[in-house]
């Protein structure tokens, strides 16, 4: 050169057109003499850009990084 695949919060992940969820981490508050454990609650997130739709993480195009074939 070509082909395929992954990119979603601080970590690991789920979600293939209609509110972007879950588990630890974080931060408040119950609860305890204190702590840790429990409960409740809250903050953070779709790799950039274009495009198609009434509506894109979800479907096209381009790009980036990264992993795998092939040559």
């Nucleotide at each position: 050169g070509c082909g395929g695949g992954a990119g979603u919060u601080g970590c690991a992940u789920a979600g293939u057109g209609g509110u972007a969820g879950u588990g630890c981490u974080c931060c408040a508050g119950c609860c305890u003499u204190c702590c840790a454990a429990g409960c409740u609650g809250g903050a953070a997130g779709c790799g950039g850009g274009g495009g198609u739709u009434c509506g894109a993480u979800u479907c096209c195009c381009c790009u980036c990084u990264c992993c795998c074939g092939c040559u």
Molecule: transfer RNA
Organism: bacterium